RNA sequence: GGUCGCUUGGCGCAGUUGGUAGCGCACUACACUCACAUUGUAGGGGUCACUGGUUCGAGUCCAGUAGCGACCACCA
Numbered sequence: 001g002g003u004c005g006c007u008u009g010g011c012g013c014a015g016u017u018g019g020u021a022g023c024g025c026a027c028u029a030c031a032c033u034c035a036c037a038u039u040g041u042a043g044g045g046g047u048c049a050c051u052g053g054u055u056c057g058a059g060u061c062c063a064g065u066a067g068c069g070a071c072c073a074c075c076a
Base pairs, nucleotide, nucleotide: 001072002071003070004069005068006067007066010025011024012023013022019056027043028042029041030040031039049065050064051063052062053061
């Protein structure tokens, strides 16, 4: 330098053919317990890395930028 992949709640990940963003863990409250843990029920939390574009509508398609990773090449 080139090619490819990834970026989504605190953490790990899903999200099909573009149509109102989900799961597990964690967290909070309640129940249970003398208490804690476990278990059960309920709840909160994300402008989907950033900027633009296409579209009636974008996490999803396109372009650029950034970060991380893999492979290839170059150098003396």